Context: one part of a larger RNA
RNA sequence: CGUACACGGUGGAUGCCUUGGCAGUCAGAGGCGAUGAAAGGCGUAUUAACUUGCGAUAAGCUCAGAUUAGGUAGUAAAAACCUGUGAGUCUGAGAUUCCUGAAUGGGGAAACCCAGCACCAUAAGGUGUUAUCACUAACUGAAUACAUAGGUUAGUGAGGCGAACCGGGGGAACUGAAACAUCUAAGUACCCCGAGGAAAAGAAAUCAACCGAGAUUCCGAAAGUAGCGGCGAGCGAAAUUGGAUUAGCCCUUAAGCUUUUAAUGAGACAGGUGAAGCCUCUGGAAAGUGGCGCGAUACAGGGUGAUAGCCCCGUAACCGACAUCUCAUCAUCAGUGAAAUCGAGUAGGGCGGGACACGUGAUAUCCUGUCUGAAUAUGGGGGGACCAUCCUCCAAGGCUAAAUACUACUGACUGACCGAUAGUGAACCAGUACCGUGAGGGAAAGGCGAAAAGAACCCCUGUGAGGGGAGUGAAAUAGAACCUGAAACCGUGUACGU
Numbered sequence: 001c002g003u004a005c006a007c008g009g010u011g012g013a014u015g016c017c018u019u020g021g022c023a024g025u026c027a028g029a030g031g032c033g034a035u036g037a038a039a040g041g042c043g044u045a046u047u048a049a050c051u052u053g054c055g056a057u058a059a060g061c062u063c064a065g066a067u068u069a070g071g072u073a074g075u076a077a078a079a080a081c082c083u084g085u086g087a088g089u090c091u092g093a094g095a096u097u098c099c100u101g102a103a104u105g106g107g108g109a110a111a112c113c114c115a116g117c118a119c120c121a122u123a124a125g126g127u128g129u130u131a132u133c134a135c136u137a138a139c140u141g142a143a144u145a146c147a148u149a150g151g152u153u154a155g156u157g158a159g160g161c162g163a164a165c166c167g168g169g170g171g172a173a174c175u176g177a178a179a180c181a182u183c184u185a186a187g188u189a190c191c192c193c194g195a196g197g198a199a200a201a202g203a204a205a206u207c208a209a210c211c212g213a214g215a216u217u218c219c220g221a222a223a224g225u226a227g228c229g230g231c232g233a234g235c236g237a238a239a240u241u242g243g244a245u246u247a248g249c250c251c252u253u254a255a256g257c258u259u260u261u262a263a264u265g266a267g268a269c270a271g272g273u274g275a276a277g278c279c280u281c282u283g284g285a286a287a288g289u290g291g292c293g294c295g296a297u298a299c300a301g302g303g304u305g306a307u308a309g310c311c312c313c314g315u316a317a318c319c320g321a322c323a324u325c326u327c328a329u330c331a332u333c334a335g336u337g338a339a340a341u342c343g344a345g346u347a348g349g350g351c352g353g354g355a356c357a358c359g360u361g362a363u364a365u366c367c368u369g370u371c372u373g374a375a376u377a378u379g380g381g382g383g384g385a386c387c388a389u390c391c392u393c394c395a396a397g398g399c400u401a402a403a404u405a406c407u408a409c410u411g412a413c414u415g416a417c418c419g420a421u422a423g424u425g426a427a428c429c430a431g432u433a434c435c436g437u438g439a440g441g442g443a444a445a446g447g448c449g450a451a452a453a454g455a456a457c458c459c460c461u462g463u464g465a466g467g468g469g470a471g472u473g474a475a476a477u478a479g480a481a482c483c484u485g486a487a488a489c490c491g492u493g494u495a496c497g498u
Stems, first nucleotide, its partner, number of pairs: 001497009015483001016447002020418002022415007029407002031161002039100003042055003046078001049075003061094007070082003105114003115130006132158009165196001166194005176183001180230001206213002217244005227235002248399003251343001256336003261331001263329006271319003277292003281288001293310002295299001301313003348372008358384001379394005434441002454482001457469004
């Protein structure tokens, strides 16, 4: 040095576990905000730090209800206290709620600086108010006589945030066409505006085909059909039909909508009652073994020193509210309510665009930038160029639930979903540490034990690190670098070989 065996070190795979995730189902809720939001800064305890709560009344104050013998949140003890004269906890209502932030008295490098006015106190100071825009009303008021613009004051409203869904205004490119320009991607991504719990659409100037249907929306078929298309790549209907859901109305003052109050009913938001088991054996521990029982409208689930229907919490079933809130019905109060002779610069036409599955094509239909421009129910639109016949409907005013879309958020439940290199980036004080001027990027890190019983005391040692005894424990090769403890890698001992 090699090989074999034994015993170790290192390392943290594997197994088991789950506080966390992922995907759903059924319900709820679908908003918060000048009565100052979301998000923060700074404070606040017997407290140095962080998390949580709260706001100078600061882990809290008041009231009502429920519950209960414990409590003063956690890391995390200790001290000092509270509590059957009901603490604490839960629900509801109220009070307080620093500073920043739409931030709104002015300014500003957010969490800071500096004011005016009124009132009260007067030593200090305290309280309230003072942004902008829109609308309404009143008072004023130029050039300029009447007026108007403008100004002042008062009242009401708005502003900002929020995951997706929705409507509207704008609107790409990569890409595909095996290049590329029409085309495609796509009216997608993205930007802006606006609204609601849904939005939008909506009661035929619609389809159909000589038979008829009867608002809109969504799903299935029709159908990858008819068509469109450098007839390339590709794009792609409708009638009709099967379902979901159904609802119709109004415009010479009305349908309705919003709102106040009360009654009745239902529900939500704390809670309550809640059945039935003992012995034996093994063991550290019984829920396991053996024996004999019982409950079940409850054998969902979780916990308890191993695997518990009957030990604990629950579960089935039943009961329950001072206050608050929601919904429904009925009654009631107040408000709102478009257009202006049933729809004229409209329909239609020319030119140019856009939308329709439809790229201008033989291209109907719809929208309109520009130029024009009717008729008035004895009238007008449409039926895919256009004309006639026939059929059908009534534009240029308005409202409308449901079926449909979505889930930041709340509750219950489910999983041939994951189980710590997985599952969220994040099971752990994670959008943290750290990186970047910044936009932004972005980790690693779970497990002693049933219970800390977390090793008193002694010894070696640097009043070390580490270890040896002793003790605890079922176990300490479970000792905090802590369950299990693979491999690589490093040793010790023995045997053999060289």
This is a predicted structure of a 498-nucleotide part of an RNA (large-subunit ribosomal RNA, domain I) from Vibrio astriarenae. Its mean pLDDT, the model's own confidence on a scale to 100, is 84.